[in-house]
RNA sequence: GCCGAAGUAGCUCAAUGGUAGAGCAUCCGCUUUGUAAGCGGCUGGUUGGGGGUUCAAGUCCUCUCUUCGGCU
Numbered sequence: 001g002c003c004g005a006a007g008u009a010g011c012u013c014a015a016u017g018g019u020a021g022a023g024c025a026u027c028c029g030c031u032u033u034g035u036a037a038g039c040g041g042c043u044g045g046u047u048g049g050g051g052g053u054u055c056a057a058g059u060c061c062u063c064u065c066u067u068c069g070g071c072u
Base pairs, nucleotide, nucleotide: 001071002070003069004068005067006066007065010024011023012022013021018055027041028040029039030038048064049063050062051061052060
């Protein structure tokens, strides 16, 4: 330099162009003499960043950043 993949909650990951979710973690409650485990609930998001298409974009297009893999 070229090609490909990935980027979404604190972590691991979902999400046919049509309300952004789950598990774990944090916090609160129940249970216990107490802790852990278990059960219930809440909170937590600029979907890496800019721009575009569309009534509507995490999703489509484009530029760019970071990481990983391959080729030379």
A computed fold for a 72-nucleotide RNA from a Parcubacteria group bacterium, annotated as transfer RNA. The prediction has a mean pLDDT of 81. The sequence is in RNAcentral, with records from ENA. Rfam family: tRNA.